A computed fold for a 73-nucleotide RNA from Candidatus Shapirobacteria bacterium CG10_big_fil_rev_8_21_14_0_10_38_14, annotated as transfer RNA. It matches the Rfam family "tRNA". Rfam links the family to the GO term triplet codon-amino acid adaptor activity.

[in-house]
RNA sequence: GGCCCCAUCGUCUAGAGGCCUAGGACGUCAGGUUCUCAUCCUGGAAACACCAGUUCAAAUCUGGUUGGGGCCG
Numbered sequence: 001g002g003c004c005c006c007a008u009c010g011u012c013u014a015g016a017g018g019c020c021u022a023g024g025a026c027g028u029c030a031g032g033u034u035c036u037c038a039u040c041c042u043g044g045a046a047a048c049a050c051c052a053g054u055u056c057a058a059a060u061c062u063g064g065u066u067g068g069g070g071c072c073g
Stems, first nucleotide, its partner, number of pairs: 001072007010026004018056001028044005049065005
């Protein structure tokens, strides 16, 4: 340099145009339970890398950028 793959809560992930106000697990915070801690129960906060395009409608499709990984030279 060329080509291919990936990017979603703090972490791991579901999603495959409308059912999404983006769900789940762990973690975290508050409350309950307990003499205390842990466990357990209830509840809360927390994410679509960025910029354009297509579409009535985009996390989802297309192009580009950025970052990560792989193959070739």